Bacterial RNase P class A from a Bacteroidales bacterium, 376 nucleotides, folded computationally.
It matches the Rfam family "Bacterial RNase P class A". The family's RNA type in Rfam is ribozyme. Rfam describes the family as follows. Ribonuclease P (RNase P) is a ubiquitous endoribonuclease, found in archaea, bacteria and eukarya as well as chloroplasts and mitochondria.

[in-house]
RNA sequence: GCCGCGUGCCGUUCUGCCGCUCCUGCCUUGUGCAGGGGAGGAAAGUCCGGACAACGCAGAGCGCCAUACUUCCUAACGGGAAGGUCCCGCGCAAGCGGGAACAGCGAGUGCCACAGAAAACAACCGCCUAAGCCCUGUUCGCAGGGCCGGUAAGGGUGAAAAUGUGGGGUAAGAGCCCACGUCGCGCUGUGGUGACACGGCGGGAGGGUAAACCUUAUGGGUUGAAAGGCCAAAUACACCGGGGCUUGAGGACUGCUCGUCCGAUCCCGGGGGGUAGGCCGUUAGAUCCCUUCGGCGACGGAGGGACCAGAUAAAUGGCAGAACGUCCGGGCCUGGCCCGGGCCGACAGAAUCCGGCUUACAGGUAUGCGGCCCUG
Numbered sequence: 001g002c003c004g005c006g007u008g009c010c011g012u013u014c015u016g017c018c019g020c021u022c023c024u025g026c027c028u029u030g031u032g033c034a035g036g037g038g039a040g041g042a043a044a045g046u047c048c049g050g051a052c053a054a055c056g057c058a059g060a061g062c063g064c065c066a067u068a069c070u071u072c073c074u075a076a077c078g079g080g081a082a083g084g085u086c087c088c089g090c091g092c093a094a095g096c097g098g099g100a101a102c103a104g105c106g107a108g109u110g111c112c113a114c115a116g117a118a119a120a121c122a123a124c125c126g127c128c129u130a131a132g133c134c135c136u137g138u139u140c141g142c143a144g145g146g147c148c149g150g151u152a153a154g155g156g157u158g159a160a161a162a163u164g165u166g167g168g169g170u171a172a173g174a175g176c177c178c179a180c181g182u183c184g185c186g187c188u189g190u191g192g193u194g195a196c197a198c199g200g201c202g203g204g205a206g207g208g209u210a211a212a213c214c215u216u217a218u219g220g221g222u223u224g225a226a227a228g229g230c231c232a233a234a235u236a237c238a239c240c241g242g243g244g245c246u247u248g249a250g251g252a253c254u255g256c257u258c259g260u261c262c263g264a265u266c267c268c269g270g271g272g273g274g275u276a277g278g279c280c281g282u283u284a285g286a287u288c289c290c291u292u293c294g295g296c297g298a299c300g301g302a303g304g305g306a307c308c309a310g311a312u313a314a315a316u317g318g319c320a321g322a323a324c325g326u327c328c329g330g331g332c333c334u335g336g337c338c339c340g341g342g343c344c345g346a347c348a349g350a351a352u353c354c355g356g357c358u359u360a361c362a363g364g365u366a367u368g369c370g371g372c373c374c375u376g
Stems, first nucleotide, its partner, number of pairs: 001372010012323007020038007027030001040347001044358002047356005052224004059258004064220005069083005084102001085100006103215002108213002110209003124155002126151003132147006163181006182205002185202007228280004237271001239270005250262004287306008324345002326342007
């Protein structure tokens, strides 16, 4: 310098004319005049967590759902920060970077294709074979073979074959015995807030898989701004059917059960008639900016300052120029600057609000890791 992967930030600005909308003020009350403001880092997905609102005076059990190493941050979170353990990449190492859906397989039930004898009640090749039975040979000592029996150390298959290596022992072998290891459990020492790390003693031993069923621990009331609240308007029933009136129809509290409460000119359904306009919620906030202090950090404390969309068939725009960004060419004092021409500005549009997560993104920029090339 180039390429690839990852992470973070920016992602338009200004002027003029015309147009729309909100707020404030003034007045001649007119869609008048003046001033100020007017889409995002994701506004998207609706995936989490809340604020707020209603149910509600009341729960309990089951179900269902979620989370799962430690400590800290936060209103909270399945989020964030810093660590621990394990794994992966580079490296001789130290170290650097990355990942984890990181409670439990000694509670139970499943599954582990193919290959292989066998995926845990095992024996294909092999090794041994005393005693017992059969066959052949016999120098009459036995030899060989087969059956019966033993074996899991050697070989093969496989991702994985009953904890590894060495020694002893054995007919041949095996934790059968010993030594040193590995993993796990119990007790314990030191350090650490802790997860854990480094040791000691004692017993023990098949592996993987729980985004397999499951077990354990912790947590979860439901619904959602079309939530909800206020004002206005209208109101026709000689209507029909079913149920009920405290021995309770129906309703609320979570999906179910129990339980508690409300409940009578009542409840459910059908036919028919009338009205349906406006206001609040609605943006002053777990808000933003600056300084300072504390903290490894996420973040918190203190002080000062600011007000930055609020629509409701839904405004925040159109045109022109310039700048910025980017490509090409030329020039120069070659980190860079100037001139000319061109291109492009991605993803995309608030709807109660906030904190996260996920996804999309032309172009630019910063940085980490890996590879290649050049130079010193």

The RNAcentral record of the sequence draws on ENA. It is recorded under the gene name rnpB.